Small-subunit ribosomal RNA, 5' domain from a Bacteroidales bacterium, 532 nucleotides, folded computationally. It matches the Rfam family "Bacterial small subunit ribosomal RNA". The sequence was found in a public genome assembly. The prediction has a mean pLDDT of 82. Taxonomically the source falls in Bacteroidales (Bacteria, Pseudomonadati, Bacteroidota, Bacteroidia).
Context: one part of a larger RNA
RNA sequence: GGAUGAACGCUAGCGGCAGGCUUAACACAUGCAAGUCGAGGGGCAGCAUGAGACUGAGAUUCGUCGAAGUCUUGAUGGCGACCGGCGCAAGGGUGCGUAACGCGUGAGCAACUUGCCCGUUUCAGGGGGAUAACCGGUGGAAACGCCGACUAAUACCCCAUGGUGAUAUUUUAAGGCAUCUUAUGAUAUCUAAAGAAUUUCGGAAACGGAUAGGCUCGCGUGACAUUAGCUAGACGGCGGGGUAACGGCCCACCGUGGCGACGAUGUCUAGGGGUUCUGAGAGGAAGGUCCCCCACACUGGAACUGAGACACGGUCCAUACUCCUACGGGAGGCAGCAGUGAGGAAUAUUGGUCAAUGGUCGAAGGACUGAACCAGCCAUGCCGCGUGAAGGUCACGGCCCUACGGGUCUUAAACUUCUUUUGUAAGGGAGCAAUAAGGUUCACGUGUGGACUGAUGAGAGUACCUUACGAAUAAGCAUCGGCUAACUCCGUGCCAGCAGCCGAGGUAAUACGGGGGAUGCGAGCGUUAUCC
Numbered sequence: 001g002g003a004u005g006a007a008c009g010c011u012a013g014c015g016g017c018a019g020g021c022u023u024a025a026c027a028c029a030u031g032c033a034a035g036u037c038g039a040g041g042g043g044c045a046g047c048a049u050g051a052g053a054c055u056g057a058g059a060u061u062c063g064u065c066g067a068a069g070u071c072u073u074g075a076u077g078g079c080g081a082c083c084g085g086c087g088c089a090a091g092g093g094u095g096c097g098u099a100a101c102g103c104g105u106g107a108g109c110a111a112c113u114u115g116c117c118c119g120u121u122u123c124a125g126g127g128g129g130a131u132a133a134c135c136g137g138u139g140g141a142a143a144c145g146c147c148g149a150c151u152a153a154u155a156c157c158c159c160a161u162g163g164u165g166a167u168a169u170u171u172u173a174a175g176g177c178a179u180c181u182u183a184u185g186a187u188a189u190c191u192a193a194a195g196a197a198u199u200u201c202g203g204a205a206a207c208g209g210a211u212a213g214g215c216u217c218g219c220g221u222g223a224c225a226u227u228a229g230c231u232a233g234a235c236g237g238c239g240g241g242g243u244a245a246c247g248g249c250c251c252a253c254c255g256u257g258g259c260g261a262c263g264a265u266g267u268c269u270a271g272g273g274g275u276u277c278u279g280a281g282a283g284g285a286a287g288g289u290c291c292c293c294c295a296c297a298c299u300g301g302a303a304c305u306g307a308g309a310c311a312c313g314g315u316c317c318a319u320a321c322u323c324c325u326a327c328g329g330g331a332g333g334c335a336g337c338a339g340u341g342a343g344g345a346a347u348a349u350u351g352g353u354c355a356a357u358g359g360u361c362g363a364a365g366g367a368c369u370g371a372a373c374c375a376g377c378c379a380u381g382c383c384g385c386g387u388g389a390a391g392g393u394c395a396c397g398g399c400c401c402u403a404c405g406g407g408u409c410u411u412a413a414a415c416u417u418c419u420u421u422u423g424u425a426a427g428g429g430a431g432c433a434a435u436a437a438g439g440u441u442c443a444c445g446u447g448u449g450g451a452c453u454g455a456u457g458a459g460a461g462u463a464c465c466u467u468a469c470g471a472a473u474a475a476g477c478a479u480c481g482g483c484u485a486a487c488u489c490c491g492u493g494c495c496a497g498c499a500g501c502c503g504a505g506g507u508a509a510u511a512c513g514g515g516g517g518a519u520g521c522g523a524g525c526g527u528u529a530u531c532c
Stems, first nucleotide, its partner, number of pairs: 001532004006528005013385006019378002021343001026341003030338003035086003040083002043079002047077003050073005058065002093296003102221008112213002117209007125159004135148005163191001165190006172183004195201002222268003229259003234256004239251003271293004275286004299318004321332004349375001351374003357371001358369004388418004397409005423469006432459001438453007476521005481502003487516005498503001
C1' cells in the first nucleotide's frame, strides 16, 4: 500500500447493488415451514342447494298463496375424520465429525440399480376373503386404547392366459479380459393386471432411452520422527451366506501372510473443490456470501416402509435435559423462517404475497409452498449524486509581527445575477404478464399443436415523469518533530500528559493541553484485530 462477513470512537444528506451469530453443533416460549387427489373408495360430522313433512307472521278474489323457523332425506354441490394413491429421500439449515476414494481430476463396471418421464411391442378373462371409518359396549386424568357386529375400493389374495422375463439343465455359432459375454434353439419350474370417467386419464409384462445413483482404480489433496515399528478378520485361498452389485462385507476350513524412512502406526489440526485476497510473477494466505460434492439433525444405537432413507419437522431402544400428571403414566427435540435467553467486541422483522420463477399433488379449475419474490433494520461494504454557480472587497472581528504600520483568515462573507440535482407540495404513473379457464379460427385428424381473443400484481400509487417554490433541507474526521503532506502564539515545567519506531517534556516545547493557521481524506474519517 491492498484486503475484511469486521468491531470501537467521533460524525452523518440521498440513491442503486450487495452483505449481515466468525462466539455456545448452547438451551429454547409462541406462530408458521408438506401436503394433495371426491375423475380410487365406503360414507356424511360441518356448510350450501333441492325435495318432503310440520308450524305458520301476513296477504286473500275465501279457492288458496305464503316470509321466517323446526324435522327428515347422500338426492345435488362439496367435504371434517377414515381406507387407498403419489409426495414427504426434493427444497431449506449447519460444519460436529472426517487426513478419508471424503473431495478434485482422469478412467473402469465381462460386478450393478434407477419411481415419475420418453419410445416400441403385447395384454387386461374369472373368482374370493377381510378390514378401517360408522354403530354398540368398555378402560384411562390424559396420551391413547380394548372388545363385539357391519361394509367398500385403483387396499389384499387365488385361479386362468402369457413372454424376447426369472431360475435350473442343455444344442449350435461368434467374440473377448480367467471366472465369461452375445446370438440362437430345446426341456422343466415360477410369476401379471384395475379401474374411473365419458373419450381421455390410468393398470400389467418385456425391451430400449433419458435422468439419477452405487461400486472399483491411477494421480493429487495438512502438521509433528521430541510418534519407528504396526497388524489375528489382520493378508490371501477354497466353499458358502448376504447385497441391486464386487469384495473378509460376514461365516466355516486352510495357509502365514500384509503395511512401513518413497514415513506405516500414533497424536494434533481440518469439511473438500470452483473460487477469494495479495503479489510483476513464482508464491503465500483464506474457503463468509453464490455454485458442485460430502457429513450431520439433542447424544448413542437399530431397523421398518419404499424406486430411493438406515429418514431434520417418521418409528423403536437407551442416556442427559425440559414439561404435563388424578403419581398409575405420558409429551418434546429451531444446525427450517421469524423470535427469546445465554455467550460475546459483534451480526437484522415473532413483516407481505404466491403476482413472477420453481417444487409436490390433481384430468383440470386449483390447493400447499418462511423455496422464491418483495418489503423492514444496520454507512457493514462497493458505486453514484449532493451540500450551489459566476461576478464581487482589502470592511468588522480573530490570530501573528520588526506594531501610528503591515501580514493572514480573505473572493471568503455581505451584495448582484443565475441554476434547482436534491428537498417540500401538487398532478400523472409503469415494466415485471408469459398466459389459465372460456371463446373464435387454422393444420393434422376426433384430441394434439399453432394463431387471435380473454381473468390475474405482494412489492405499490413504489420507480419514473411533469409543474410550483426557494440557496433554499445537507460536513465532518484525523494529522501538522523525522519517517510523512502540513507552523506559529499562549499555558505547563521530567509535572500533566504524548508515543507505530526514533523519541519528546527539567521556564521561550513546530513532539504535552488550548487558540489561530495549514495539510490529507471526505459522508465519511481515525483506531484496533487479522492476511498478503